[in-house]
Molecule: Bacterial RNase P class A
Organism: Azospira sp.
RNA sequence: GAAGCUGGCCAGGCAACCGCCGGGUGCGCAAGCACCGGGAGGAAAGUCCGGGCUCCGCAGAGCAGGAUGCCGGUUAACGACCGGGCGUUAUAAGGCGCAAGCCCCAAGGCGACGGAAAGUGCAACAGAGAACAGACCGCCGAUGGCCCAUUCGUGGGAUCAGGCAAGGGUGAAACGGCGAGGUAAGAGCUCACCGCGGACGUGGUAACACGGACGGCACGGCAAACCCCAUCCGGAGCAAGGCCAAAUAGGGAAGCGUACGGCGUGGCUCGCGCUGCUUCCGGGUAGGCUGCUUGAGCGGCGCGGCAACGCGUCGCCUAGAGGAAUGGUUGCCCACGACAGAACCCGGCUUAUCGGCCAGCUUCACCU
Numbered sequence: 001g002a003a004g005c006u007g008g009c010c011a012g013g014c015a016a017c018c019g020c021c022g023g024g025u026g027c028g029c030a031a032g033c034a035c036c037g038g039g040a041g042g043a044a045a046g047u048c049c050g051g052g053c054u055c056c057g058c059a060g061a062g063c064a065g066g067a068u069g070c071c072g073g074u075u076a077a078c079g080a081c082c083g084g085g086c087g088u089u090a091u092a093a094g095g096c097g098c099a100a101g102c103c104c105c106a107a108g109g110c111g112a113c114g115g116a117a118a119g120u121g122c123a124a125c126a127g128a129g130a131a132c133a134g135a136c137c138g139c140c141g142a143u144g145g146c147c148c149a150u151u152c153g154u155g156g157g158a159u160c161a162g163g164c165a166a167g168g169g170u171g172a173a174a175c176g177g178c179g180a181g182g183u184a185a186g187a188g189c190u191c192a193c194c195g196c197g198g199a200c201g202u203g204g205u206a207a208c209a210c211g212g213a214c215g216g217c218a219c220g221g222c223a224a225a226c227c228c229c230a231u232c233c234g235g236a237g238c239a240a241g242g243c244c245a246a247a248u249a250g251g252g253a254a255g256c257g258u259a260c261g262g263c264g265u266g267g268c269u270c271g272c273g274c275u276g277c278u279u280c281c282g283g284g285u286a287g288g289c290u291g292c293u294u295g296a297g298c299g300g301c302g303c304g305g306c307a308a309c310g311c312g313u314c315g316c317c318u319a320g321a322g323g324a325a326u327g328g329u330u331g332c333c334c335a336c337g338a339c340a341g342a343a344c345c346c347g348g349c350u351u352a353u354c355g356g357c358c359a360g361c362u363u364c365a366c367c368u
Stems, first nucleotide, its partner, number of pairs: 001364010012333007020039002023036005041339001045350002048348005053237004065233005070084005085113001086111004094103003114228002119226002121222002136168002138164003143161002146157004176194002179191003195217001196215002200211004241290004251281006261275005297316008334337001
């Protein structure tokens, strides 16, 4: 310098004027006025996880249900994040090749990545056979029969019985792979290498890796099928919740009046019940206030840690509405401007997004 990959940051800028929301100061009895400074995002979105806060309640245990699931760490917590392991995948470079392509595969990407020797179950189509499997094509036919020849020792042929699973074929998957020996043909039947298995040793906190023996291969796949194991989870949500509190109607208590009445009961009277006025109390509605933004906060520096993150110190205050503000007009400039709009608050994830900037890693080329 080029190419690739990963991560972080910004999100048109400046100015003037007119508004809107909320704050502070001053003036004012008040209404209000003046001045000063503040006013969306990286996702404010989806509401998919986790937590704070609030109320119900006291959630101890069990059942049901749900979630998570390699190992270690971080965190208030998590299904998030960081580091590691294992698996898988891709491109450049490199190797082989006439080529198609194949091999090896950097930084990277992706992984619901516990258990399939607890049990139940599933595997369409194709195929002979899909899990204590199987013989369509094929190979053999040593052995026992058959036919021919015979020097009677045997030789040859067909493939009836039978043997085999190497090769072909089907499939997503065919009961270890590959090479050699072996054999009638074959076969872990035997051996080397690879794979696999349970122990052992070494390294590592661990996941796991490596090693030399042993085992002849037994134990195939699917748990995003049921299931088993381990861990976690009470429910509802700011329309949570708290405070103040009219008018009208109704409730309770005390006092007054039970005088004239009214209504009911009754044929009538007495009696009984209801109905009145005043004061006080409490609940609820309208309405108002609060919760509301100083917080697991942001930034700088130092220290610890590979990192996520933690600790210390200094500095800063950065929307808070309640039909819901954050807008409009104009001028100038440029690279011509995307997705989008807070509603209790945070940590994540996911999705949308015109462009631009920076850093790191890998490979290659050149120079010194």